[in-house]
RNA sequence: GCCCCGGUAGCUCAGCCUGGUUAGAGCGCUACUCUGGUAAAGUAGAGGUCCCGGGUUCAAACCCCGGCCGGGGCU
Numbered sequence: 001g002c003c004c005c006g007g008u009a010g011c012u013c014a015g016c017c018u019g020g021u022u023a024g025a026g027c028g029c030u031a032c033u034c035u036g037g038u039a040a041a042g043u044a045g046a047g048g049u050c051c052c053g054g055g056u057u058c059a060a061a062c063c064c065c066g067g068c069c070g071g072g073g074c075u
Base pairs, nucleotide, nucleotide: 001074002073003072004071005070006069007068010027011026012025013024020058029045030044031043032042033041051067052066053065054064055063
């Protein structure tokens, strides 16, 4: 230098192929219930610039272009 994969909640990830419901799951966190008290369990809740910028579109996490970061491969 070229090619491929990835970047979404504090962490691990799904959703992208095929654009349209209020952006989700598990773990973690907070409160409550339960307990003599903890843990476990249960209920509820908070938490997001979907890496950044631009474009297409009535509408973009999703499509297109450029960039940044991480991983792998080739030379």
Molecule: transfer RNA
Organism: Candidatus Aenigmatarchaeota archaeon